Annotation:
This is a predicted structure of a 516-nucleotide part of an RNA (small-subunit ribosomal RNA, 5' domain) from an uncultured bacterium.
[in-house]
Context: one part of a larger RNA
RNA sequence: GAUGAACGCUGGCGGCGUGGAUAAGGCAUGCAAGUCGAACGAACUUUUUAUUUCCAGAGAUUGAGAUUAUAUCAAGAUCAAAGGUCGUUUAAAGUUAGUGGCGAACGGGGUAGUAACACAUGGGAACUUAACUAGAAGUCAGGAAUAGCCGAUCGAAAGGUCGAUUAAUACUUGAUAGUCCCUCCGGGGUAAAGAUUUAUCGCUUCUAGAGAGGCCUGUGUAGUAUCAGCUAGUUGGUAGGGUAAUGGCCUACCAAGGCUAUGACGCUUAGGGGAGCUGAGAGGCUGACCCCCACCAUUGGAACUGCGACACGGUCCAAACUCCUACGGGAGGCUGCAGUCGAGAAUCUUCCGCAAUGCGCGAAAGCGUGACGGAGCGACGCCGCGUGAUUGAUGACGCCCUUCGGGGUGUAAAGAUCUUUUAUGAGGGAGGAAAUUUUUGACGUUACCUCAUGAAUAAGGGGCUCCCAAUCUCGUGCCAGCAGGAGCGGUAAUACGAGAGCCCCAAGUGUUAUCC
Numbered sequence: 001g002a003u004g005a006a007c008g009c010u011g012g013c014g015g016c017g018u019g020g021a022u023a024a025g026g027c028a029u030g031c032a033a034g035u036c037g038a039a040c041g042a043a044c045u046u047u048u049u050a051u052u053u054c055c056a057g058a059g060a061u062u063g064a065g066a067u068u069a070u071a072u073c074a075a076g077a078u079c080a081a082a083g084g085u086c087g088u089u090u091a092a093a094g095u096u097a098g099u100g101g102c103g104a105a106c107g108g109g110g111u112a113g114u115a116a117c118a119c120a121u122g123g124g125a126a127c128u129u130a131a132c133u134a135g136a137a138g139u140c141a142g143g144a145a146u147a148g149c150c151g152a153u154c155g156a157a158a159g160g161u162c163g164a165u166u167a168a169u170a171c172u173u174g175a176u177a178g179u180c181c182c183u184c185c186g187g188g189g190u191a192a193a194g195a196u197u198u199a200u201c202g203c204u205u206c207u208a209g210a211g212a213g214g215c216c217u218g219u220g221u222a223g224u225a226u227c228a229g230c231u232a233g234u235u236g237g238u239a240g241g242g243u244a245a246u247g248g249c250c251u252a253c254c255a256a257g258g259c260u261a262u263g264a265c266g267c268u269u270a271g272g273g274g275a276g277c278u279g280a281g282a283g284g285c286u287g288a289c290c291c292c293c294a295c296c297a298u299u300g301g302a303a304c305u306g307c308g309a310c311a312c313g314g315u316c317c318a319a320a321c322u323c324c325u326a327c328g329g330g331a332g333g334c335u336g337c338a339g340u341c342g343a344g345a346a347u348c349u350u351c352c353g354c355a356a357u358g359c360g361c362g363a364a365a366g367c368g369u370g371a372c373g374g375a376g377c378g379a380c381g382c383c384g385c386g387u388g389a390u391u392g393a394u395g396a397c398g399c400c401c402u403u404c405g406g407g408g409u410g411u412a413a414a415g416a417u418c419u420u421u422u423a424u425g426a427g428g429g430a431g432g433a434a435a436u437u438u439u440u441g442a443c444g445u446u447a448c449c450u451c452a453u454g455a456a457u458a459a460g461g462g463g464c465u466c467c468c469a470a471u472c473u474c475g476u477g478c479c480a481g482c483a484g485g486a487g488c489g490g491u492a493a494u495a496c497g498a499g500a501g502c503c504c505c506a507a508g509u510g511u512u513a514u515c516c
Stems, first nucleotide, its partner, number of pairs: 001515003005512005012385006018378002025341003029338003034102003039099002042096006050088002054084002059079004065073002109296003119220006127213003132209008140174004150163005180189003194201003222268003229259003234256008271293004275286004298319005321332004349375001351374003357371001358369004388418004398409004423453006432443001460505005465486003471500005481488002
């Protein structure tokens, strides 16, 4: 000088950063990956067209009869609008479980393992690539199912079983075929999907590009020889298998090789780099935050799907642990964001929002996003500001010292005159919005501006023998104690304890730990 720090004492404010380093120990709860109805059939809701069952009955016609007698009342019968209701049906809008597509392999977390082509930096040839861009060509004719729904049924649940029935951009057959593939150069082989309304979005094949990824290799990359020999798929060849692709990657056969004191093999430790700290530099130490790469996802193993995984919030098996159970059987995986227990010297809110940036899906509107943007907590760090300014005595009181004359605290206080950073209150009030005609801000009662009130709300920690800036008095008496080193203390202690004074730093200051 530095720190992801901790501890003691103390603590006013703001900005920007930063915060589980130990138990990759266990986890309650909520959220962290969805989206598309412009791929599809349904179910439900609302409105609507037509029709129908029942209710209802404005009004109209007729009218036994009555009477106040040519006008009125009226039991009953017939026709019947609006409206409501049970079904069927047309059209439109919306919601939802399911089939289907894309995404879920990104983003986020951690550093357990790994001394290795893991990483860094150069080089290489035998490869793949969904979405994006450019170019060329095509998009023909059929088929069989199935989820859902419905019916039945088993189970405590998780979850199944059977039957009937239905659609698709789901599945599948055939045709066509070139700049595509194979070829013995004769030939042989492989494709497609439509949607909605008039123009787009799609689908299939091929070529090229961009970006991404797989593979090989030179060099560099901790300690240890109290680890000296290691190796049988081992080293190479031939043939085959396998892969997107090279290769003992795997298999059969053949040969007997390969590595090693320039440290093989073994053991211990460890993610690597950009970088960070320190230092005049050379170097030494470190690998928190941020970025790139690798690896991991309770432990061990395996494949499936897919352009991409051998997959954190997918599947299967085994193990440990936890939970539910009707005891037959089931469920789970915070090293995502918060939060909890534990261990520890020690590390935060079960917050707000998708307004911005980005990502996924969608034609779009939009939806989702604990990524992200923000707020909260912690003097953990850095930076900035404040705790008042001017004046005020041959100098109050108090306290300390004293040679008793005086000296110190000390312009310090009081008093006087001001100011209002900050604080509190009130009013105004952005940018961040990309966007213009409308709409859209979590932060935000924000930043900032104006006004009012009143010195009002705000100073401590360590040290004073020497190293090392700063000393006196009292107490104690090798005791109590101090201490980084030298050392101090046994009756005049500037070194222990207290007071006064002084010195250093200051919202901090000391101690401890670690590195240079």
Overview
Its Rfam family is "Bacterial small subunit ribosomal RNA".